[in-house]
Predicted 3D model of a 73-nucleotide RNA (transfer RNA) from a bacterium. The RNAcentral record of the sequence draws on ENA. The coordinates come from a structure-prediction model, not an experiment, and the mean pLDDT is 82. Its Rfam family is "tRNA". Rfam's curators write: Transfer RNA (tRNA) molecules are approximately 80 nucleotides in length. Rfam classes the family as a transfer RNA.

RNA sequence: GCCGGUGUAGCUCAUCGGUUAGAGCAACGCUCUCAUAAGGCGAAGACAAGAGGUUCGACUCCUCUCAUCGGCA
Numbered sequence: 001g002c003c004g005g006u007g008u009a010g011c012u013c014a015u016c017g018g019u020u021a022g023a024g025c026a027a028c029g030c031u032c033u034c035a036u037a038a039g040g041c042g043a044a045g046a047c048a049a050g051a052g053g054u055u056c057g058a059c060u061c062c063u064c065u066c067a068u069c070g071g072c073a
Base pairs, nucleotide, nucleotide: 001072002071003070004069005068006067007066010025011024012023013022018056028042029041030040031039049065050064051063052062053061
């Protein structure tokens, strides 16, 4: 330099172009216990890496940029 994958919550991941973007773990509150852990209940947390475009409508499709991983040279 070229090609390809990935980027969504603190972490790991879901999410046919159409509802209020969901789940597990963690953390937090309550409960239970003599106490701790485990268990049970509850609430909170991400505008989807950034920008532009297509569309009535975009996390989802297209382009560019950035980060990261891999392959080729």